[in-house]
RNA sequence: AAUUUGUUUCGGGGCGAGGUGAAAUGUGUACGCACAUCAUUCCUCACCGGCAGUAUAGUCUGCGAGCGAUGCGUGCAUCGCAUGAAUCGGUGCGAUUCCGAUACCGACGGUAUAGUCCGGAUGGAAGAAACAGCAA
Numbered sequence: 001a002a003u004u005u006g007u008u009u010c011g012g013g014g015c016g017a018g019g020u021g022a023a024a025u026g027u028g029u030a031c032g033c034a035c036a037u038c039a040u041u042c043c044u045c046a047c048c049g050g051c052a053g054u055a056u057a058g059u060c061u062g063c064g065a066g067c068g069a070u071g072c073g074u075g076c077a078u079c080g081c082a083u084g085a086a087u088c089g090g091u092g093c094g095a096u097u098c099c100g101a102u103a104c105c106g107a108c109g110g111u112a113u114a115g116u117c118c119g120g121a122u123g124g125a126a127g128a129a130a131c132a133g134c135a136a
Base pairs, nucleotide, nucleotide: 004133005132006131007130008129009128010127016045017044018043019042024037025036026035027034028033046116047115048106049105050063051062052061053060058104059103066081067080068079069078070077071076072075086102087101088100089099090098108119109118110117
């Protein structure tokens, strides 16, 4: 050096404008309804992109976050369910990663239908770094 053990720290971004107004609220009513307010959820535009690998990746390969069951040593193990999305052209030895163009995707619970609001979460985690120790 490498292997291995422990500790500490770190470890996810994004709603701004316009429109609509069937949910909701309020007012009026001739009880039929009308009017007003009202959406980060609807429509148009806008905006965002965890970790490892690889020629630099939201869309390639693999991993993580969710829910349930069982077990016990009660926070871990095992099992089950869920787990999204890209093409074309160019450069190059090499890129589904770069450059250009045009697309597409986004857990669960709440609420007017949510990648962007609120909540589980001052949580957890893929992993990253630093320090210390043991043995050969």

About this RNA:
The prediction has a mean pLDDT of 77. Predicted 3D model of a 136-nucleotide RNA (FMN riboswitch aptamer (RFN element)). It matches the Rfam family "FMN riboswitch aptamer (RFN element)". Rfam links the family to the GO term FMN binding.